[in-house]
RNAcentral holds the full RNA, with entries from ENA and Greengenes. Predicted 3D model of a 529-nucleotide part of an RNA (small-subunit ribosomal RNA, 5' domain) from an uncultured Pseudomonadota bacterium. The coordinates come from a structure-prediction model, not an experiment, and the mean pLDDT is 85.
Context: one part of a larger RNA
RNA sequence: GAUUGAACGCUGGCGGUAUGCUUAACACAUGCAAGUCGAACGGUAACAUUGGAGCUUGCUCCAGAUGACGAGUGGCGGACGGGUGAGUAAUGCAUAGGAAAUUGCCGAAUAGUGGGGGACAACAUGUGGAAACGCAUGCUAAUACCGCAUACGCCCUACGGGGGAAAGAUGGCCACUUCUUGAAAGCUAUCGCUAUUUGAUGUGCCUAUGUCUGAUUAGCUAGUUGGUAGGGUAAAAGCCUACCAAGGCGACGAUCAGUAGCUGGUCUGAGAGGAUGAUCAGCCACACUGGGACUGAGACACGGCCCAGACUCCUACGGGAGGCAGCAGUGGGGAAUAUUGGACAAUGGGCGCAAGCCUGAUCCAGCAAUACCGCGUGUGUGAAGAAGGCUCGAGGGUCGUAAAGCACUUUCAAUAGUGAAGAUUGGUUGUAAGGUUAAUACCCUUAUAGCUUGACGUUAACUAUACAAGAAGCACCGGCUAACUCAGUGCCAGCAGCCGCGGUAAUACUGAGGGUGCAAGCGUUAAUC
Repeated sequence: GAUUGAACGCUGGCGGUAUGCUUAACACAUGCAAGUCGAACGGUAACAUUGGAGCUUGCUCCAGAUGACGAGUGGCGGACGGGUGAGUAAUGCAUAGGAAAUUGCCGAAUAGUGGGGGACAACAUGUGGAAACGCAUGCUAAUACCGCAUACGCCCUACGGGGGAAAGAUGGCCACUUCUUGAAAGCUAUCGCUAUUUGAUGUGCCUAUGUCUGAUUAGCUAGUUGGUAGGGUAAAAGCCUACCAAGGCGACGAUCAGUAGCUGGUCUGAGAGGAUGAUCAGCCACACUGGGACUGAGACACGGCCCAGACUCCUACGGGAGGCAGCAGUGGGGAAUAUUGGACAAUGGGCGCAAGCCUGAUCCAGCAAUACCGCGUGUGUGAAGAAGGCUCGAGGGUCGUAAAGCACUUUCAAUAGUGAAGAUUGGUUGUAAGGUUAAUACCCUUAUAGCUUGACGUUAACUAUACAAGAAGCACCGGCUAACUCAGUGCCAGCAGCCGCGGUAAUACUGAGGGUGCAAGCGUUAAUC
């Protein structure tokens, strides 16, 4: 000199953009943070509509009939998104390669979607318990579950044999067919379901090189190193087991100990380097502590399960409940770090045909000079060089065109009004064209017209009104280092980054006048180069 996730002291007008527990991975009150689908299913607790009945004429009852929908079965999602950095010095990360794998949803392709069965919730009845939560009997549906048929790919001793799948739902139509209208056994469209192949994406695995300090850590290793056989995994492998051999690593630092998430990057520096890893992005690890598996395409799963432990809470003492390192917030620790806010309008995610619902992701707002950037606190004129302060050699000098006065302007702030863009998106209704089809129906696509969707928001921006009106401090002035005098003090009180000042004329202490530097900041402390 530059820099900071800074803190402290004095001071403080506005705006924009960022950033904001670095300490106790300490403990947590309260609310919210993961649901959704009725176009899978049986149904109807609540609300509404419609219809009916009753009468006290505005209420009661009945009907899943309709919109919908509590609880339940079932599907998909709760493995993403969000947090933290405890552990980890290599099962990590970075870079470059590899082969022995898997991959829900998504894209492409081929074939199929035939025929049966028995349950269990909900519910009803009874019953246990303080509660959490159950138990027994009975009834019932499905895209839930289980067989049969069929089988490309799969397995074997390969002639031959073995084993293995599926589910329907919604809209429309009577042209064909059964056929009296209706209705569907039929046709058709869309979405599903099963098997297989391929792609894409994600994930798992292996190798090489690099990746902090200590030798006052020198030897380490027994599934250890390799082989055979078996097991195991989605998959290679001592991954595991049995047997056999005696190997493997190490001064090019093994082992041990300490410290630490890694990287893109960030800070500094001319560079080489040094320091660092907040925010943002990629990877990893963790979810009260330790262990374990289940489900699933994917977890050994933050807001799932089981066991043990510590802690907290409830209890009828028999037994139960919990996990903010999600967003806010509380206590505690600390020099120190924010609101128990708004909205799903946009972007994205989950579910759903869709409408839509959910989303503390996200977008916004609030707080903080924490940082960077921008703007303002007026402009011109004005010498009787006013008054006053300070100083003086008593004449004067200086603050100083500074003020007053006169003439202007109104950025910002204030008040009132107008008012984009974020929505060229999304939704819905109508019309037209095209595709599909037997079809002018339904459905899909495109175009077009109308209506409609904004948390921010009293938005940005613009216009008008009035008044110089509402807006300057902090540090320093001996040298380094820009800036000097007076008074007080008298080796005292004090200053100080270094040299050093102070013992009666202190430009170095304290105050004042003046000056210098930076400026909504200025200094100090800490830290890095």